Predicted 3D model of a 335-nucleotide part of an RNA (small-subunit ribosomal RNA, central domain) from Rubia tinctorum. The coordinates come from a structure-prediction model, not an experiment, and the mean pLDDT is 84. Taxonomically the source falls in Rubia (Eukaryota, Streptophyta, Mesangiospermae, lamiids).
[in-house]
Context: one part of a larger RNA
RNA sequence: AUGGGCGUAAAGUGUCUGUAGGUGGUUUUUUAAGUCUGCCAUUAACCCUAGAAAAGCGGUGGAAACUACCAAGUUGGAGUACGGUAGGGGUAAAGGGAAUUUGCGUUGGAUUGGUGAAAUGCAUAGAAAUCAAGAAUAACAACAAGGGUGAAAGCACUUUGCUAGGCUGAGACUGACUCUUAGAGACGAAAGCUAGGGGAGCGAAUGGGAUUAGAUGCCCCAGUGGUCUUACCAUAAAUUAUUGAUACUAGGCAUUGUACAUGUCGACUCGUGCAGUGCUAUACCUAACGUGUUAAGUAUCCUUCCUGGGAAGUACAUUCUCAAGAAUGAAAUUU
Repeated sequence: AUGGGCGUAAAGUGUCUGUAGGUGGUUUUUUAAGUCUGCCAUUAACCCUAGAAAAGCGGUGGAAACUACCAAGUUGGAGUACGGUAGGGGUAAAGGGAAUUUGCGUUGGAUUGGUGAAAUGCAUAGAAAUCAAGAAUAACAACAAGGGUGAAAGCACUUUGCUAGGCUGAGACUGACUCUUAGAGACGAAAGCUAGGGGAGCGAAUGGGAUUAGAUGCCCCAGUGGUCUUACCAUAAAUUAUUGAUACUAGGCAUUGUACAUGUCGACUCGUGCAGUGCUAUACCUAACGUGUUAAGUAUCCUUCCUGGGAAGUACAUUCUCAAGAAUGAAAUUU
């Protein structure tokens, strides 16, 4: 490399947009490159003679189902416009209350805090508790759900501005415009980092008190970086450990959005369709576990990736980065 694979054995890029490339609905026409087919020529040398079939190469005709090409259509895929609709989708601004801490003042007068039990700590220089007005920072209880939404990361106090996408209905318009996607670009938790700001609570490091044989820990009292904001970083068990798209293949139950029908004073209920989210289960599949119309079933298309275990996601080299490091990524050797 081929064959074979990628939920858990090695293997799906963290996610999306999208170029080249690959791939591609339906009807008719053209051409004949692929394709199918007829005929002709062609059989090295190695002792000589005879020579079939197949296949290859070359030449020359024919066919037009399929792929491709040419031209013209079509509407089912895809999209645009229109009517509705749900939502913590994004972003910016304004506002809000509860809690916490803190400074000042009132009342008060000895503890408070903490634990399995304690102690460190706080407090007569007036703590804890209580009340009043104030300041600061971060996060938004209940509603809240197996619920919603977003490509993923993620997103929840309220209001407003701007803005993206989805679903559904009817069936007006375009007429295959599709799908996937190497490279490329964009986004990307937490931690970390740069320089300013910010700093309430929590809290790596660190100090102290306990526990213990010891205790560089679990528990307690403090507490710096950090956590917040602006720019980098580009990684996670970034998980559904399951790439994306299309079609088909028993059911049952629950739930979200919406349309229609039934019904009603009205709202539910009940029935049907489409789009999601879950549970259970048949066939099939699977090494088993399990999966099972949200497939890991049956098929097609494109793409990433895998090839015994260690050495090793290391060395070297290159690219990127402020750095930390990230990406690409071996071998000797060993078993």